[in-house]
Molecule: transfer RNA
Organism: Candidatus Berkelbacteria bacterium
RNA sequence: GCCCGCGUAGCUCAGUGGAUAGAGCGCUUGGUUGCGGUCCAAGAGGUCGCAGGUCCGAUUCCUGCCGCGGGUA
Numbered sequence: 001g002c003c004c005g006c007g008u009a010g011c012u013c014a015g016u017g018g019a020u021a022g023a024g025c026g027c028u029u030g031g032u033u034g035c036g037g038u039c040c041a042a043g044a045g046g047u048c049g050c051a052g053g054u055c056c057g058a059u060u061c062c063u064g065c066c067g068c069g070g071g072u073a
Base pairs, nucleotide, nucleotide: 001072002071003070004069005068006067007066010025011024012023013022018056027043028042029041030040031039049065050064051063052062053061
């Protein structure tokens, strides 16, 4: 250089065209406890990598770019 895959919450990931974008762990607050942990309840946290396109409608499809991983001479 070329080919393939991935990029969504602090971390690991789900969501493959439609509704307020979710889960586990973590974090905060409260309860429980002599304190802590466990457990229970509630909550915060997201320009869905960036830009453009298709579509009535895009996290999802297409194009370019950026980043990461793998393959290939």